[in-house]
Context: one part of a larger RNA
RNA sequence: AGCGCAUGGGGGAUGCCCUGGCUCUCAGAGGCGAAGAAGGACGUGAUAAGCUGCGAUAAGCUCCGGGGAGGUGCAAAUAACCAUUGAUCCGGGGAUUUCCGAAUGGGACAACCCGGCCACAGCGAUGUGGUCACCCACCAAGUGGGGGCAAACGCGGGGAACUGAAACAUCUAAGUACCCGCAGGAAGAGAAAAUAACAAUGAUUCCGCAAGUAGUGGCGAGCGAACGCGGAAGAGCCCAAACCGGGGAUGUUGAGGCAUGCCCGGGGUUGUAGGACUUCGACACCGUGGAAGUUUGUGAACGGGAACGGUCUGGGAAGGCCGUCCGCAGAGGGUGAAAGGCCCGUACCGGCAAGCAAACCACACGCAGAAGGAUCCUGAGUAGGGCGGGACCGGAGGAAUCCUGUCUGAAGCAGGCGGCACCAUCCGCCAAGGCUAAAUACUCCUGAGAGACCGAUAGCGAACAAGUACUGUGAAGGAAAGGUGAAAAGAACCCCGAACAGGGGAGUGAAACAGAACCUGAAACCGUGCGCUU
Numbered sequence: 001a002g003c004g005c006a007u008g009g010g011g012g013a014u015g016c017c018c019u020g021g022c023u024c025u026c027a028g029a030g031g032c033g034a035a036g037a038a039g040g041a042c043g044u045g046a047u048a049a050g051c052u053g054c055g056a057u058a059a060g061c062u063c064c065g066g067g068g069a070g071g072u073g074c075a076a077a078u079a080a081c082c083a084u085u086g087a088u089c090c091g092g093g094g095a096u097u098u099c100c101g102a103a104u105g106g107g108a109c110a111a112c113c114c115g116g117c118c119a120c121a122g123c124g125a126u127g128u129g130g131u132c133a134c135c136c137a138c139c140a141a142g143u144g145g146g147g148g149c150a151a152a153c154g155c156g157g158g159g160a161a162c163u164g165a166a167a168c169a170u171c172u173a174a175g176u177a178c179c180c181g182c183a184g185g186a187a188g189a190g191a192a193a194a195u196a197a198c199a200a201u202g203a204u205u206c207c208g209c210a211a212g213u214a215g216u217g218g219c220g221a222g223c224g225a226a227c228g229c230g231g232a233a234g235a236g237c238c239c240a241a242a243c244c245g246g247g248g249a250u251g252u253u254g255a256g257g258c259a260u261g262c263c264c265g266g267g268g269u270u271g272u273a274g275g276a277c278u279u280c281g282a283c284a285c286c287g288u289g290g291a292a293g294u295u296u297g298u299g300a301a302c303g304g305g306a307a308c309g310g311u312c313u314g315g316g317a318a319g320g321c322c323g324u325c326c327g328c329a330g331a332g333g334g335u336g337a338a339a340g341g342c343c344c345g346u347a348c349c350g351g352c353a354a355g356c357a358a359a360c361c362a363c364a365c366g367c368a369g370a371a372g373g374a375u376c377c378u379g380a381g382u383a384g385g386g387c388g389g390g391a392c393c394g395g396a397g398g399a400a401u402c403c404u405g406u407c408u409g410a411a412g413c414a415g416g417c418g419g420c421a422c423c424a425u426c427c428g429c430c431a432a433g434g435c436u437a438a439a440u441a442c443u444c445c446u447g448a449g450a451g452a453c454c455g456a457u458a459g460c461g462a463a464c465a466a467g468u469a470c471u472g473u474g475a476a477g478g479a480a481a482g483g484u485g486a487a488a489a490g491a492a493c494c495c496c497g498a499a500c501a502g503g504g505g506a507g508u509g510a511a512a513c514a515g516a517a518c519c520u521g522a523a524a525c526c527g528u529g530c531g532c533u534u
Base pairs, nucleotide, nucleotide: 001533002532003531004530005529006528007527008526009525015519016483017482020454021453022451023450024449025448026447027446028445029443030442031149032148039100040099041098042055043054044053046078050074051073061094062093063092064091065090066089070082071081072080105114106113107112115132116131117130118129119128120127121126134146135145136144137143138142153184154182155181156180157179158178164171168218194201195200205232206231207230208229209228215223216222236435237434238433239379243266244265245264246263247262249260250259251258252257271413273378274377275376276375277372278371279370280369286366287365288364289363293360294359295358296357297356298355302350303349304348308323309322310321311320312319324341325340326330332344333343334342384408385407386406387405388404389403390402391401394420415430416429417428418427419426470477471476490518493505494504495503496502
C1' cells in the first nucleotide's frame, strides 16, 4: 500500500409522518369605499425583537346571548393580577378607531409641513370640537351621487409580432396577447322588416348532432357555417304618433276667437295589419305586482346524544384470549401499540335574535267584444345609392345581408323590407324607440366534503419570523430552512478542562448510538483494530 472482517467519523439519501399544498364537488357569497376602503406607517404588553390582535378607551371598552372553571395570544419562566357577584373563551350588536393612502382646506420627497372660518375654554400664548377639494344632477339654499380598490368571468374602444405557409408579400397566428373605458352577480343577446320553401316553424341563450359537411382559400397553409333534429331553460312587455283633456308661451284679431310650437295627463302599440275616429255593448273572470303585519320555515355561538369488563404479553393495550353490550350512532380524529362501547365526536333531536325565504292580505296595475271603412296615425337626414373600409363560412367575387367615414337621399299603408347579383310570380315579415327572468361563464372569498393528487429537491415561491432573508438606483428578482420523547421526566450531584466549549460518571427514560448539531441514518469521503498478501 492493497484486499477482507470488525468498528467509528462524516453525510443526510431512504423509510415512516403531517396543523402544508394541489385539483375538484355541493352549497353560500359575489363586493369594499367620502359614515374615509384596499393597503400601509407609527404606536400599543409589568418585562417585548418578531408574528398576531388592537388604536391615545390601543393583545383592548360596552350591551345581549352562549358557556361553566379556570384565565392574562404565538410563548416557556418570573412578577403582578382577574375569576361561581360567572372571568378567559365563543356568537351577535355597539363604542373607540393616531397618521398616510381615492385622500378631499393648501402644500409635500406617503405616513410630514402650513392654513381659513365657526363654537367652546383660557387674561393670553394656546387648546378642544366642527367645517373648508373637484366633477355631475336637481329650482336659489342645500341635498344626493361620483372618484379609489378588487381573482376570474362580461361588453365596448383600440390592437401587435414571433410563428405557420417548410423562403415570403395576400393569408395565418388573431380580433389572440397587450392597452383603455364601463358594468353585473352574472354580462351580452332577446319577442321577427326571422327562418324556410309551396310543407311549415314561431324571441334570445347554452349543450349534443348536423359537420370538418356546404363553402372559403397565393383553391397554398389554413379557415369554416347554416337549415334541420335532439336536449337545458322558458315569459313576455312598454313607449313615440293619430285622438282627447289641461297648462303656460308666442303671433294675430273684427275681442267671440283662431293659429303655431312646447310641457303634463289620458289614449295606444300591430302585419290573417293595428290603432285613432263614429255607433252599439261591457267594465265580470283572469293575470301581474304588492307595504305594514301575521304565520311557517330557514337561520349564530351552543345543548342533549347509546353501549365494557376480566386476563396475558408489554414501558405503555386500543393487541391476544375469555365473556358481554349498543347501533337512526361500525364517518373521522385522539388516547403510551391496532378502541363501535375511554375522550372529542358521529346518526338523530333541540336552540333566542338580526337577516333571508314562502304563504296570507289592504291596495294598485293590466287584459278583453261587435259593426262601419270616409278621414287621420304607425319611429327621416332614416331606408336605399356612390366612393372607402369593416363584419359574416364568404380574401370583391356573379356577392345578397349587417355596420359606417364621406357625398347623397326616398316611399310613407293603393306603403315598405326580405327570401344570396338582378327581374317577375309566389311566400315571409313590418326597420329606422326601449325593457326583459331562466337555462350560460367565472371563483379573490366562506362552509361542508371528495381524490387510482404531492409528501419536504415533492406539493403553492412559501408545511418554519415567506413574498421573509438576500440581490438590484429601479421596474423587478427571490431563496434555504419540517420530525427528541408517550410525557421534559430536557440530565440534580461529582470529575477532567481556562471554560457558559467539549467530554466522563451519576440520574431520567422502554430506548440516550432518542441528549436538544436530537426518528430512521444509505452512498461519496476520512479513520481505527485485527487477519492475509506484497

Predicted 3D model of a 534-nucleotide part of an RNA (large-subunit ribosomal RNA, domain I) from a Bacteroidales bacterium. Its mean pLDDT, the model's own confidence on a scale to 100, is 84. Lineage of the source: Bacteria > Pseudomonadati > Bacteroidota > Bacteroidia > Bacteroidales. The RNAcentral record of the full RNA draws on ENA.